[in-house]
Molecule: transfer RNA
Organism: Candidatus Kaiserbacteria bacterium RIFCSPHIGHO2_01_FULL_48_10
RNA sequence: GCUGGGAUAGCUCAGUUGGUAGAGCAUCGCUCUGAAGAAGCGGGGGUCCCCGGUUCGAGCCCGGGUCCCAGCACCU
Numbered sequence: 001g002c003u004g005g006g007a008u009a010g011c012u013c014a015g016u017u018g019g020u021a022g023a024g025c026a027u028c029g030c031u032c033u034g035a036a037g038a039a040g041c042g043g044g045g046g047u048c049c050c051c052g053g054u055u056c057g058a059g060c061c062c063g064g065g066u067c068c069c070a071g072c073a074c075c076u
Stems, first nucleotide, its partner, number of pairs: 001072007010025004019056001027043005049065005
C1' cells in the first nucleotide's frame, strides 16, 4: 500500500424488509435474611466512532475520515 471484518449501555454482544434502540452481566431499589450471599420482582443508564449525503424517516443505504483485528504485498 491492497483486501476483508469490526466500532451500538460500565463490560460482552444482538439488531440484514430503512419505520418507537435491545439482551445477558454489572449497578440501584424492593421482597427474603439476625446480617450477607443466592433467588425473585422492578428501575435507571445510549450523541449507535466522527463529518457529510440520500430519504417523509438512517444503527441499517451512499461518500470521506479515525481507530482496532486478520490476510496479502513491498522494503531492509